[in-house]
RNA sequence: AGAGUUUGAUCCUGGCUCAGGAUGAACGCUGGCGGCAUGCCUAAUACAUGCAAGUCGUGCGAACCAGCCCGCGGAUUGUUUAGUGCUUGCAUUAAACAAGAAGUGGAAAUCUGGUUAGCGGCGAACGGGUGAGUAAUACGUAGGUAACCUGCCCCAGAGACUGGGAUAACAGUUGGAAACGACUGCUAAUACCGGAUAAAAGUUAGAACGCAUGUUCUAGUUAUGAAAGGCGCCCUUAAAGCGCCACUCUGGGAUGGGCCUUCGGCACAUUAGCUAGUUGGUGGGGUAACGGCUUACCAAGGCAAUGAUGCGUAGCCGGCCUGAGAGGGUGUACGGCCACACUGGGACUGAGACACGGCCCAGACUCCUACGGGAGGCAGCAGUAGGGAAUUUUUCACAAUGGGCGAAAGCCUGAUGGAGCGAUGCCGCGUGCAGGAUGAAGGUCUUCGGAUCGUAAACUGCUGUUAUAAGGGAAGAACGAUCAGGGGAGGAAAUGACCCUGAAGUGACGGUACCUUAUCAGAAAGCCCCGGCUAACUACGUGCCAGCAGCCGCGGUGAAACGUAGGGGGCGAGCGUUAUCCGGAAUUAUUGGGCGUAAAGGGUGCGUAGGCGGUCUAUUAAGUCCGAUGUGAAAGACCACAGCUUAACUGUGGAGGCGCAUUGGAAACUGGUGGACUUGAGUAUGGUAGAGGUAAGCGGAAUUUCCAGUGUAGCGGUGAAAUGCGUAGAUAUUGGAAGGAACACCAGUGGCGAAGGCGGCUUACUGGGCCAUUACUGACGCUGAGGCACGAAAGCGUGGGGAGCAAAUAGGAUUAGAUACCCUAGUAGUCCACGCCGUAAACGAUGAGUGCUAAGUGUCGGGGUAACUCGGUGCUGAAGUUAACAUAUUAAGCACUCCGCCUGGGUAGUACGGCCGCAAGGCUGAAACUCAAAGGAAUUGACGGGUCCCCGCACAAGCGGUGGAGCAUGUUCUUUAAUUCGAUGCAACGCGAAGAACCUUACCUGGGCUUGACAUCCCGCUGACCGCUCUAGAGAUAGAGUUUUCCCUUCGGGGACAGCGGUGACAGGUGGUGCAUGGUUGUCGUCAGCUCGUGUCGUGAGAUGUUGGGUUAAGUCCCGCAACGAGCGCAACCCUCGUCCUUAGUUACUAACAUUAAGUUGAGGACUCUAAGGAGACUGCCGGUGAUAAACCGGAGGAAGGUGAGGAUGACGUCAAAUCCUCAUGCCCCUUAUGUCCAGGGCUAGAAACGUGCUACAAUGGUCGGUACAACGGGAUGCGAUGUCGCGAGAUUGAGCAAAUCCCUAAAAACCGAUCUCAGUUCGGAUUGGAGUCUGCAACUCGACUCCAUGAAGCCGGAAUCGCUAGUAAUCGCGAAUCAGGAUGUCGCGGUGAAUACGUUCUCGGGGAUUGUACACACCGCCCGUCACGCCACGAGAGUCUGUUAUACUCGAAGUCAGUCUCCUAACCGUAAGGAGGGAGCUGCCCAAGGUAGAACAGAUGAUUGGGGUGAAGUCGUAACAAGGUAACC
Repeated sequence: AGAGUUUGAUCCUGGCUCAGGAUGAACGCUGGCGGCAUGCCUAAUACAUGCAAGUCGUGCGAACCAGCCCGCGGAUUGUUUAGUGCUUGCAUUAAACAAGAAGUGGAAAUCUGGUUAGCGGCGAACGGGUGAGUAAUACGUAGGUAACCUGCCCCAGAGACUGGGAUAACAGUUGGAAACGACUGCUAAUACCGGAUAAAAGUUAGAACGCAUGUUCUAGUUAUGAAAGGCGCCCUUAAAGCGCCACUCUGGGAUGGGCCUUCGGCACAUUAGCUAGUUGGUGGGGUAACGGCUUACCAAGGCAAUGAUGCGUAGCCGGCCUGAGAGGGUGUACGGCCACACUGGGACUGAGACACGGCCCAGACUCCUACGGGAGGCAGCAGUAGGGAAUUUUUCACAAUGGGCGAAAGCCUGAUGGAGCGAUGCCGCGUGCAGGAUGAAGGUCUUCGGAUCGUAAACUGCUGUUAUAAGGGAAGAACGAUCAGGGGAGGAAAUGACCCUGAAGUGACGGUACCUUAUCAGAAAGCCCCGGCUAACUACGUGCCAGCAGCCGCGGUGAAACGUAGGGGGCGAGCGUUAUCCGGAAUUAUUGGGCGUAAAGGGUGCGUAGGCGGUCUAUUAAGUCCGAUGUGAAAGACCACAGCUUAACUGUGGAGGCGCAUUGGAAACUGGUGGACUUGAGUAUGGUAGAGGUAAGCGGAAUUUCCAGUGUAGCGGUGAAAUGCGUAGAUAUUGGAAGGAACACCAGUGGCGAAGGCGGCUUACUGGGCCAUUACUGACGCUGAGGCACGAAAGCGUGGGGAGCAAAUAGGAUUAGAUACCCUAGUAGUCCACGCCGUAAACGAUGAGUGCUAAGUGUCGGGGUAACUCGGUGCUGAAGUUAACAUAUUAAGCACUCCGCCUGGGUAGUACGGCCGCAAGGCUGAAACUCAAAGGAAUUGACGGGUCCCCGCACAAGCGGUGGAGCAUGUUCUUUAAUUCGAUGCAACGCGAAGAACCUUACCUGGGCUUGACAUCCCGCUGACCGCUCUAGAGAUAGAGUUUUCCCUUCGGGGACAGCGGUGACAGGUGGUGCAUGGUUGUCGUCAGCUCGUGUCGUGAGAUGUUGGGUUAAGUCCCGCAACGAGCGCAACCCUCGUCCUUAGUUACUAACAUUAAGUUGAGGACUCUAAGGAGACUGCCGGUGAUAAACCGGAGGAAGGUGAGGAUGACGUCAAAUCCUCAUGCCCCUUAUGUCCAGGGCUAGAAACGUGCUACAAUGGUCGGUACAACGGGAUGCGAUGUCGCGAGAUUGAGCAAAUCCCUAAAAACCGAUCUCAGUUCGGAUUGGAGUCUGCAACUCGACUCCAUGAAGCCGGAAUCGCUAGUAAUCGCGAAUCAGGAUGUCGCGGUGAAUACGUUCUCGGGGAUUGUACACACCGCCCGUCACGCCACGAGAGUCUGUUAUACUCGAAGUCAGUCUCCUAACCGUAAGGAGGGAGCUGCCCAAGGUAGAACAGAUGAUUGGGGUGAAGUCGUAACAAGGUAACC
């Protein structure tokens, strides 16, 4: 950094998809180790169990335990003496003495130590969890607080005086199942209360200061506070004193909070109006504090298009992910803030809460219960159930860090530190290393040679990270307190506080990290992919099946795309998939896009807000720029260094943080303010053009109708008709009248208007423009969201009018149908007035304004003597622009300003909602779902019931046929055991087949064979094989017999060949696939085309050349030309024929000479002919035409004249054209059969249809007789003369000839003569009967021919259709291939021998140019809509259900506040009565939940219904694309 995908190809637009990174992830397969992180994203669902907040006895009373004390007790130990064992200093036994634990009994008080239920203090508002709510009472950021509070902590100052009354615990009585109480009595305090003492506070006066309210200081005045506490030292004790802790007041600090303000960050306008304590004021109240925070009164305000209100969604940020950045997404873990603690409400205590592990009430739920009543709240840590794709252990420890309490030891701490589980992520390590070629075995592939896995393995040597075992073994520990020692201020002194040094001791993790030794290559590799994108290919299986797929797309018998295997590629303890986010995507474009035709300019104007704005000058400092200060927490990110072996991870330091605020400066530009100017804009004056608008009047032509005349049979209409009108007189024509509508010619890419639009003439009123000249105003301007006005046609309402035209409608045609196109009629409407509607392909598909940027040329208006100039309107065109087309001073160029609009196609301009409308409908305007395209411009083709040019027996002009008949032959169809197979428009059908009786033969029936009819290899036996004979059989075949080898030899045998038998490799297949192929062939078409190189043009596909003007049979040639050349085709070169020459003469020929019956023979080499080689024809010559060219026309000469005639020769390609049955061949299939052999049958069938031919229908003829003239060919299993026989086919005989010698071989039509005389015939010959001939093993199915007899249809052929342009058609015969025999077919040969072509309108085919195209499988194309069926989502729908919200009324718990007749009451006052104060009760205001009512909004569901989408082969038509067959479209 890009890539794939729209097309036959191209460029563009445009969407979809991919490659990258990331994650609190999940799923699939797999799984060795360690480090560091991380782990309910869902049900803020419900929770069993345990733990998570206590602590202080140095605050207090009390209770209890232990010790101390006095006894009992006697475990055990020691010493001395004696004995034993003996290693002579140990063990043991006994005695004495001493000390003495556990246990136990007692005890009046004191004392010491310990425990703790209660009172009391501090804490419990921290720490920990969660993200429901919250769109602002939140958060971030920067400020303010002269409007505030702050326990513990720090500093400073002052103090700590004097009294009092209770109460829990406890004891007694008593209630209750329990929870928990009730009454009576006693008692303490650092619990509670009164008084004294003083600053602060209030208030008054004065002064100073400030920023408005105010702040500070001085003086006066009013009321107000504490624990004589605890411990320690001195001391016998107490007091006093001192020290420490705790306490009170005041001032200050620190920390933490409260409140206020600026700016900032979501979606929807299909949410547009919201608000009554609402906005402000005054007085009262309340709070720590300002404030409608609250209350009474007064005023009527406040917010909103710069988005109020409403609805939906959401904790916010530091950061995290991505990105080049700008941005976009996100808010897990860590950190800051907020909110919440089962749901809702409330307050109490307190420095702090309206309080997660507190209280009260209401509600839901769960549990206990003796049914009376009680208890509870894991969104703390573990854990359970449930939900879910999915998320851990009911672990260890307070050793460290931190917190609470305490003087302290210490206690508590699911905070925290650790461990456990999970590849969830990141990082690191390993699964070995070196050598090793018979390139092993095996697998896979194979062209069978080999290649590959592959040095890979085996094998040899080495190493030991990790693993296993053993041993050693940390750092993390520092304090505090204790003990010992020391220091210095103060103090009368001491204990101390404070500081320093030393000692001992403290580890959950954990015997962990780490280190050492030993042992074994041993225990440790998978996952995905391999058609393109995208690195990596083969085989087999499957056969549009099974399946794959992110997009394009694979799979229908050779799948690199499915599945498996081998091989390969990628990553690697992971790999893939899924989900989500950013990127790529400049695909929302600020950076950085567009709007003529791709999506996109509003139908047009006026104008409000807003945005933007000419020249000069002064000033200001809001924007702007520069500097400084503060802030921008830490963590993260970046840089450097450092610590874990490295890394991840972590530590330390630095830089940066585009932001905000304060402050100082600058003044160019923008803005504000003041002054001036004239060029923008406007006004006046003088001219001028015009279908500009509105109203009234007038005019002629034409149509129609009516009246009258003339006049007669039709008129009208069409492609052709008919309906219609007309003898009741039409049409036509003449005259007159009526009425409505529209204004010919002029008329013009001419004019006017903002657009829609405006057209006879005149008048009235009226808008705008342009030009010229001078004068005036002095920026007055441009654009323009909302808004207002105008706005074709059609349509609507009311009232008129109505000639023509004409939706609807009727009739007639057309048609398969024709609800159309055509025709005849015809109503709304079209016209007028008034009022609506508000849309059009309302288009230049091009918003408005301003400036600038080459020319040329036409036209309209004005000015100017002219040159020229100003304003409109067109064309051509430069630069530039554009995807191209195109545009180009009338921009789509270069710039600026403002508005509108676009973001894939379909759904859909649809639904719902809202607004407008009488309605029709308009404006605004989605989604679900679905597709991978939809689209623009241009290119090459193909096509057109588009255009133009040209050619061809294409038509026309002619001649002869086919189609009718009979027969031959091929095909279809049918039949059949089989009728083998193929060929099927032209381009199959007398085709493969140049020849089916058997054979052929592939088909059918039956009978046989199975290594085979044929090839190679191996083994055994035999010796030949061949030939011949006999038997059985339909034959194949089987059996018997006869005859019969060669070479070498060591004589055993071996080899060659052949036969028989056997074995398996294999043979064999006219079995399939011509859509797997080669080769061959047909066809367009012997049409003139098809291409290339270089150059040029184009972004490109491509174009040019090859087009154009002529010409030709021809892309043949010439000229021109950004082309110049070249190739395959054309032509020529080749063959035959036509003329001449040369050479050569046998079998051919014969002029002259001789000869014969005869070129028969001699002879000749002249002629014909033969067969070799040459010549000749080239538009060469002349004239004309033409551009003087190419060429054409005419002529001469010539055997031949413009390609002389004919043939061979077939470009690039098209048709998946034909052929696997000529041959070859891949794959598949059969293998005692789909092979092979044999006999018979079939291919020859026959109702019917078609093609190609033959023979005819007759007199241009038939028959008979006679007489002529060819050419090409063939001949040995042959052609066969001659003679004889037969009516004949033919038989017999067998001369000659391997051929210019002999034979086939008679040519026939023709000509001469005779006869027939127009008829189903003396035409025609089918069919049938009989008799034969020949070929052949064989002639029945099923041959050809002959003779006799028979004598059918047919008298020239409907629609339609074929061939042919000269030696051609037509007609006549001859030959050959195949072949035993068997042509009317095929291929050749000659004889006789025409007619016609004006011409290119039409038919068919082809070539070229051009045009349109939505076609490219290319018109046999594409494609639209209804209907029918399946599926999907959505709308409407009588309604039904649920939720949310607000309102009104009702009820009103707990509780604060207020009031209070009632009741109760220790401290203070009072002698007392009583009072002050307090409490309870009651009442009131407020208020949660609940109830009722009507609403609004949202969701779900609903018989039925509506359209939409989608679905290989349904129905009906053919609307669109070509002039799409009626141009299309709005």
Molecule: small-subunit ribosomal RNA
Organism: uncultured bacterium